RNA sequence: UGGACGUGCCGGGCGGUCGCUUCUCGCAAGAGGAGAGGAAAGUCCGAACACCAAAGGGCAGCGAGCCGGAUAACAUCCGGGCGCCCGUGAACAGCGGGUGACGACAAGUGCAACAGAGAACAGUCCAGCCUCUUUCGAGAGGUGAUGGGUGAAACGGUGAGGUAAGAGCUCACCGGCGCGGGUGGUAACACUCGCGGCCAGGUAAACUCCUCGCGGUGCAAGGCCAAAUAGGAAAACGAAAAGGAACCGGCCCGGUUCCGAGUCCGUCGAGAGACAGGCGUCGUUUUCGGGUAGGCCGCUUGAGCCGUUCGGUAACGAACGGCCCAGAUGAAUGAUCGCUGUUCGCCUCAGGGCGAAAACAGAAUUCGGCUUACAAGGCACGUCCGACUG
RNA sequence: GGCUGGGUAGCUCAGCUGGUUAGAGCACAGGAUUCAUAACCCUGAGGUCGGGAGUUCAAGUCUCCCCCCCGCCACCA
Numbered sequence: 001u002g003g004a005c006g007u008g009c010c011g012g013g014c015g016g017u018c019g020c021u022u023c024u025c026g027c028a029a030g031a032g033g034a035g036a037g038g039a040a041a042g043u044c045c046g047a048a049c050a051c052c053a054a055a056g057g058g059c060a061g062c063g064a065g066c067c068g069g070a071u072a073a074c075a076u077c078c079g080g081g082c083g084c085c086c087g088u089g090a091a092c093a094g095c096g097g098g099u100g101a102c103g104a105c106a107a108g109u110g111c112a113a114c115a116g117a118g119a120a121c122a123g124u125c126c127a128g129c130c131u132c133u134u135u136c137g138a139g140a141g142g143u144g145a146u147g148g149g150u151g152a153a154a155c156g157g158u159g160a161g162g163u164a165a166g167a168g169c170u171c172a173c174c175g176g177c178g179c180g181g182g183u184g185g186u187a188a189c190a191c192u193c194g195c196g197g198c199c200a201g202g203u204a205a206a207c208u209c210c211u212c213g214c215g216g217u218g219c220a221a222g223g224c225c226a227a228a229u230a231g232g233a234a235a236a237c238g239a240a241a242a243g244g245a246a247c248c249g250g251c252c253c254g255g256u257u258c259c260g261a262g263u264c265c266g267u268c269g270a271g272a273g274a275c276a277g278g279c280g281u282c283g284u285u286u287u288c289g290g291g292u293a294g295g296c297c298g299c300u301u302g303a304g305c306c307g308u309u310c311g312g313u314a315a316c317g318a319a320c321g322g323c324c325c326a327g328a329u330g331a332a333u334g335a336u337c338g339c340u341g342u343u344c345g346c347c348u349c350a351g352g353g354c355g356a357a358a359a360c361a362g363a364a365u366u367c368g369g370c371u372u373a374c375a376a377g378g379c380a381c382g383u384c385c386g387a388c389u390g
Numbered sequence: 391g392g393c394u395g396g397g398u399a400g401c402u403c404a405g406c407u408g409g410u411u412a413g414a415g416c417a418c419a420g421g422a423u424u425c426a427u428a429a430c431c432c433u434g435a436g437g438u439c440g441g442g443a444g445u446u447c448a449a450g451u452c453u454c455c456c457c458c459c460c461g462c463c464a465c466c467a
Stems, first nucleotide, its partner, number of pairs: 001386010012340007020035006037360001041371002044369005049218004056253004061214005066080005081102001082100007103209002108207002110203002125148003129142005156174006175199002177196008222297004232288007243259006262279001264278002266275003290466003304323008342357006391463003395459003400416004409447001418434004440456005
């Protein structure tokens, strides 16, 4: 310096005219201000807020899951550990980058098709080793080490001893695992010493176990006003110490709230009165039916944005100063013109001119994240390859 | 705006706790039967299991991310 790949960021600017939504001022005419995004998206997590009386315990269910920190909270972010992958490299070292739903299969249970002899307190198909028999072709038994074969996966490695032949059968070293100790570290973990032949395979995005967390519903939450209708029908339940109903949207415990009314009829009773009676009324819940399709609040000042300084490796936090930045609802945020920035092509009298390209997408209670989509081009960083120069 | 359920052959649906080749009915094609057609009978074809990743030896099935479709949720008395 060119190319390829990957990651991250930028997501054109200024002004005029005519409109739309909203706010302020004005008696009015009108004037002035503000007006989409990094994802406003998917609705996947976490909260705020509102209602369910409050949001209690257990079981079930759902979710989180290496360690430490950040945070209102989180499945997010930051830093670290360990594993895996890529590059460099002789290298499983070191260094650099990326990535991981990363507790426990050594508590228990289950699963592993097909192939294969055998798929989990193993097993012998072929070759092989050893013993015995032998008609010398082979057969029976032992072994399960060695080589082969099957498979995704076949039950530590090297050497020696041992043995009929063998095998952690025994021993030495190496590797793994477990237990105990030491050193460093807040910890995960790393290094190291000793002991134990313990050699234990895979799978928990299989059941399960362990630790921790979670009440439910979502602004169509919810509050107020107005209009209209058949103030309708059915079912269930309904009177008090003990009972019943509803609720705490799975169940139980435990708890909370409510349980109104008849100068009627009937029966009983002398009466006061009583009644698991009838009728009627009322209340609650559910279902069906009927009516409305209006307004206001919630609604945008908020875990808010910008700048400086300080603390921290960082995520982030603190202090100070400044700012107000959409609130629509049959749902505004648009159209057009001029100048100009970027890239490409063509023309050129070298000043410039003409034409083309520019994505994904659009608020709907509000925040913090994640995920997904995204260009004409540009910038930064990393890796690899090539060229040139020293 | 918010919240459920679903997507398997042309259509309607099965597929239990991952496993041998993903099935059933209707429809379609061929045969047989019939004078001919239909029905009955026999045989056959037809599947990116909505798409893409991951876990696993192995995914229609388990997990995650996208795409599409059905449904429910207003207020009043």
This is a predicted complex of two RNAs, RNase P RNA and transfer RNA, with 467 nucleotides together.
It holds a member of the Rfam family "Bacterial RNase P class A". Rfam classes the family as a ribozyme.